[in-house]
RNA sequence: GUGGCCAUCGUUCAAUGGUAGGACAAUGGUUUGUGGUACCAUGAAUCAGGGUUCGAUUCCCUGUGGCCACC
Numbered sequence: 001g002u003g004g005c006c007a008u009c010g011u012u013c014a015a016u017g018g019u020a021g022g023a024c025a026a027u028g029g030u031u032u033g034u035g036g037u038a039c040c041a042u043g044a045a046u047c048a049g050g051g052u053u054c055g056a057u058u059c060c061c062u063g064u065g066g067c068c069a070c071c
Base pairs, nucleotide, nucleotide: 001070002069003068004067005066006065007064010024011023012022013021018054026042027041028040029039030038047063048062049061050060051059
């Protein structure tokens, strides 16, 4: 330099155009003599900008970062 893949709660993964969800973690509560376990509840995220669309995590373009292959 060329081509491809990825970017979503603190972490790890879903969601193939129609209310962004699960697990772990965190906080609060119930339980317990204390702690742990168990159960219930709560908060928390779409890499940035633009376009298409009634509607975009999803489709298109550009950029940023990471990974892989070739050179």
RNAcentral holds the sequence, with entries from ENA. Predicted 3D model of a 71-nucleotide RNA (transfer RNA) from a Candidatus Moraniibacteriota bacterium. It matches the Rfam family "tRNA". It is annotated as a transfer RNA. The coordinates come from a structure-prediction model, not an experiment, and the mean pLDDT is 81.